[in-house]
Context: one part of a larger RNA
RNA sequence: UGCAUACGGUGGAUGCCUUGGCAGUAAGAGGCGAUGAAGGACGUGAUAGCCUGCGAUAAGCUUCGGGGAGUCGGCAAAUAGACAUCGAUCCGAAGAUUUCCGAAUGGGGAAACCCAACUCUCUUUGAGAGUUAUCUAUAUCUGAAUUCAUAGGAUAUAGAAGCGAACCCGGAGAACUGAAACAUCUAAGUACCCGGAGGAAAAGAAAUCAACCGAGAUUCCGUUAGUAGCGGCGAGCGAAUGCGGAUCAGCCCAGUUACUAAAUCAAUAUUCAUUUUAGUAGAAUGUUCUGGAAAGUUCAGCCAUAGUGGGUGAUAGCCCCUUAUACGAAAGGGUGAAUAUUGUGGGUAACAAAGAGUAGAUCGGGACACGUGAAAUCCUGAUUGAAGAUAGGGGGACCAUCCUCUAAGGCUAAAUACUACUUACUGACCGAUAGUGAACUAGUACCGUGAGGGAAAGGCGAAAAGAACCCCUGUGAGGGGAGUGAAAUAGAACCUGAAACCGUAUGCAU
Numbered sequence: 001u002g003c004a005u006a007c008g009g010u011g012g013a014u015g016c017c018u019u020g021g022c023a024g025u026a027a028g029a030g031g032c033g034a035u036g037a038a039g040g041a042c043g044u045g046a047u048a049g050c051c052u053g054c055g056a057u058a059a060g061c062u063u064c065g066g067g068g069a070g071u072c073g074g075c076a077a078a079u080a081g082a083c084a085u086c087g088a089u090c091c092g093a094a095g096a097u098u099u100c101c102g103a104a105u106g107g108g109g110a111a112a113c114c115c116a117a118c119u120c121u122c123u124u125u126g127a128g129a130g131u132u133a134u135c136u137a138u139a140u141c142u143g144a145a146u147u148c149a150u151a152g153g154a155u156a157u158a159g160a161a162g163c164g165a166a167c168c169c170g171g172a173g174a175a176c177u178g179a180a181a182c183a184u185c186u187a188a189g190u191a192c193c194c195g196g197a198g199g200a201a202a203a204g205a206a207a208u209c210a211a212c213c214g215a216g217a218u219u220c221c222g223u224u225a226g227u228a229g230c231g232g233c234g235a236g237c238g239a240a241u242g243c244g245g246a247u248c249a250g251c252c253c254a255g256u257u258a259c260u261a262a263a264u265c266a267a268u269a270u271u272c273a274u275u276u277u278a279g280u281a282g283a284a285u286g287u288u289c290u291g292g293a294a295a296g297u298u299c300a301g302c303c304a305u306a307g308u309g310g311g312u313g314a315u316a317g318c319c320c321c322u323u324a325u326a327c328g329a330a331a332g333g334g335u336g337a338a339u340a341u342u343g344u345g346g347g348u349a350a351c352a353a354a355g356a357g358u359a360g361a362u363c364g365g366g367a368c369a370c371g372u373g374a375a376a377u378c379c380u381g382a383u384u385g386a387a388g389a390u391a392g393g394g395g396g397a398c399c400a401u402c403c404u405c406u407a408a409g410g411c412u413a414a415a416u417a418c419u420a421c422u423u424a425c426u427g428a429c430c431g432a433u434a435g436u437g438a439a440c441u442a443g444u445a446c447c448g449u450g451a452g453g454g455a456a457a458g459g460c461g462a463a464a465a466g467a468a469c470c471c472c473u474g475u476g477a478g479g480g481g482a483g484u485g486a487a488a489u490a491g492a493a494c495c496u497g498a499a500a501c502c503g504u505a506u507g508c509a510u
Stems, first nucleotide, its partner, number of pairs: 001509009015495001016459002020430002022427007029419002031163002039101003042055003046079001049075003061095006070083003106115003116132007134160009167198001168196004178185001182232001208215002219246005229237002250411003253355001255351006265343013279327003285300002289296001301318002303307001309321003360384008370396001391406005446453002466494001469481004
């Protein structure tokens, strides 16, 4: 030095576990905000670093309800001091307080700071409370050049603003890419940006389709169908009618008269029902053996409208918490019904009326599956421009016949889309290099001027019983005894503890 065996060190794979994630189902909720939001800064505890809570009344104050023995949040133990059957801590409802920044709104500003004015009150060199932004609408008072007026100004009242995950409507609108290059085309009306709204939005009661038969608002799904078509007829794009379903709901204005008497909708209040925001009761087992421990085993029982799930020193229907089931609200919220009040205005008859710079045309664009094409239909930038129900639009150039509907005003639930959030439950989903980036002080540490980027890091034991005391040592580190424990090769660098790698001992070989 090599090989072999044994025993170790290092290392943290594997196995097992789960506080955390992921994906759903069923319900709820679908907003918060000048009564100051979302998000923060700074404070706040006896001692107080971070998280949580809270706001100078500061891990809290008041009232009401629940509950019933300990409590003073977590990491995180200890001490001190308090509270509590005269009901604390805790849970729910309603209130009070709620610094400063932030739409931030008295003015300013390098956010969490600086500086004011006015009114009122008081304990008056001061303190406290309140008001003072802008825009829009309405009303009033004023009021120029400039006579009337108008612009402007002032005051009062009301509203708006800002934030929020996706869904929705509108405006504006790419490129990479594909076409095996690329220009029409595609990607795509996608991404991004802007405006606006709601719990859904949008659309919507035929100037619609159809085809000579007829249907009868809209929306969504399946099919028709990758069909008919469009297309450098390339790449690709891609219907409709019809049929089958989901859900179904129809109305008003553009008007007078007469009669009648009152549907509907909205707001408010009361009552009732239901639901939600704390909770209450809730059945039934003992033994033997093994073991550190029984829920395992053995023997003999029991409950079940409850054998779901979790915990307990190993695997528990009957030990504990839940569970089936039955109950429960002083207070607040949601929904529905009835009644009342206020506002709106219903029905019948007669006569009338029935949407103009519109429809259409020409030129230029855009949308329609449809790229200008034979291109209908829809929208409109420019120029024009009808008819008046004996009328007008459409039926894919256009004309006739025929059929069908009535534009140029408006409202409308459901079926549909989504899930930041709440509750309950589920998983041939993950199990710490997985699953969220994040199971831990995680959008933290750290990096970057900044926009932004962005980790690693879980496990002693049933219980700390976390090793008193002794010894070596630097009053070390580390170790040896002793002790605890089932186990300490479970000793905090702590479950298991693979491999690479490094040793010790022995044997063999050289």